[in-house]
């Protein structure tokens, strides 16, 4: 050098091309409790970047960026 996978909240993850992008967990915040911890209620957080197909991309397609394997 060539090939193939992967990329979504702080982290682990879903989402037929049509959802208010959903949860688990952490994180704040109340409620319970002498205090904390559990637990129970809420609340704030994400689509790797850039282009192109489509009425409509997280999703389909180039190219890039990271990351992991194979191969020389």
């Nucleotide at each position: 050098g060539g090939c193939c996978c992967u990329a979504u909240a702080g982290u682990u993850u879903a989402a037929c091309g049509g959802a208010u992008a959903g949860a688990a967990u952490a994180u704040c915040a109340g409620g319970c409790u002498u205090c904390g911890g559990a637990c129970c209620u809420g609340a704030g957080g994400a689509c790797c970047g850039a282009g192109g197909u489509u009425c409509a991309a997280u999703u389909c397609c180039u190219c890039g960026u990271a990351g992991g394997g194979c191969c020389g």